Small-subunit ribosomal RNA, central domain from an uncultured bacterium, 353 nucleotides, folded computationally. The full RNA is in RNAcentral, with records from ENA and SILVA.
Context: one part of a larger RNA
């Protein structure tokens, strides 16, 4: 390589929004006639191999004749498909209109609990901590209470099997900018589509730089316990960080361990948000019925080593792209490319089992 595969055995890239080359691509009509298909011509040297026939007593070996292979072209023809070029057309894609949901996103103002700090009032000997203490704070007057004032983070209930967001993620309340989704009916472009190598952007927490801020928690580090020891679990301190600006990092069990995009294939139930109709009423809501989208749990068929999954597929089918190919050494060494380091990417072998 061929083939087989990737939810849990090896294997879906962290997303994929923009998307290059490349694959692949709706319906109807004309042309053509590149692919495609029939027929033709040439050409595929010769020995070799295959057959058949023949000569050395036979056979190896020699002679003759036939096949045969695989592509390459000339020419005629044929148009179903595919591709070229021109027209159309609306189911695919998009665009307007109306309407709705919604912790999507970016700035900014604020609110009210709880926490600490500081100033004042009351008040006195004990507080804090645990299994038990002890280290710690306290008569320079704590701990408790009340009162004013300052400060930083985080927003209790509402809260959910609930939402929105491509993914990371997103939550007090308002104000302004802003993206993206559903439904509904007219219109209106006319295949403008799907995927995407390499690129570009985004990417949780720790971490790095430069500056600010620093309540409260807290790697490190320090003190007490415990233990044979305790460089831990437990307790008291406590720095960096955690918060904000800009600027790097580029990794996660980044998980639905399931790539993305299209058609098909039995149901039952629930949440969430459009529409139509019907019906009820405390008149702005419920309730039925139907039909969209969007999230959940069961389960038919089918699939599966099983576990399971099962219309939101791991069922049937397509179009594309990414990865796998026995463990260990190893996601490492060398080299490259990136970064301020920490390091990330690309990625072997000896040698062993």
């Nucleotide at each position: 390589u061929u083939g087989g595969g990737c939810g849990u055995a090896a294997a879906g890239a962290g997303u994929u929004a923009u998307g290059u080359a490349g694959g692949c691509g709706g319906u109807c009509u004309u042309a053509u006639a590149a692919g495609u298909u029939a027929c033709u011509g040439g050409u595929u040297a010769a020995a070799u191999c295959u057959c058949c026939c023949g000569g050395c007593u036979c056979a190896a070996c020699c002679g003759g004749g036939a096949a045969u292979c695989u592509g390459c072209u000339u020419g005629u023809a044929a148009u179903a498909c595919u591709g070229u070029a021109a027209g159309a057309c609306u189911a695919g894609a998009g665009a307007u209109a109306a309407u709705c949901a919604g912790g999507g996103g970016a700035a900014g103002a604020u609110a009210g609990a709880a926490c600490g700090c500081a100033u004042g009032g009351u008040g006195u000997a004990g507080c804090g901590g645990u299994a038990a203490a002890a280290u710690g704070c306290u008569u320079u007057g704590a701990u408790a209470u009340c009162a004013u004032g300052c400060g930083g983070a985080a927003u209790a209930c509402u809260a959910a099997a609930g939402g929105c967001g491509u993914a990371g993620g997103c939550a007090g309340u308002c104000u302004u900018c802003u993206g993206g989704g559903a439904u509904u009916u007219u219109u209106c472009u006319g295949a403008c589509g799907c995927u995407g190598a390499g690129a570009u952007a985004c990417g949780a927490a720790a971490g790095c730089g430069u500056g600010g801020g620093g309540a409260g928690c807290a790697a490190a580090a320090c003190g007490g316990a415990u233990u044979a020891g305790a460089u831990a679990c437990c307790c008291g301190u406590g720095u960096a960080g955690u918060c904000c600006a800009c600027g790097c990092c580029g990794u996660a069990a980044a998980c639905u361990a399931u790539g993305u995009u299209c058609a098909c294939u039995a149901g039952a139930u629930c949440c969430g948000u459009g529409c139509a109709c019907c019906a009820a009423u405390u008149c702005a809501u419920u309730g039925g019925u139907g039909u969209g989208c969007g999230a959940g749990u069961c389960g038919c068929a089918g699939c599966u080593a099983a576990c399971g999954c099962g219309u939101u597929a791991a069922g049937u089918g397509a179009a594309c792209c990414g990865c796998c190919u026995g463990g260990g050494a190893a996601g490492u060494a060398c080299g490259g490319c990136c970064g301020c380091a920490a390091g990330g990417c690309u990625a072997a072998a000896a040698c062993u089992c």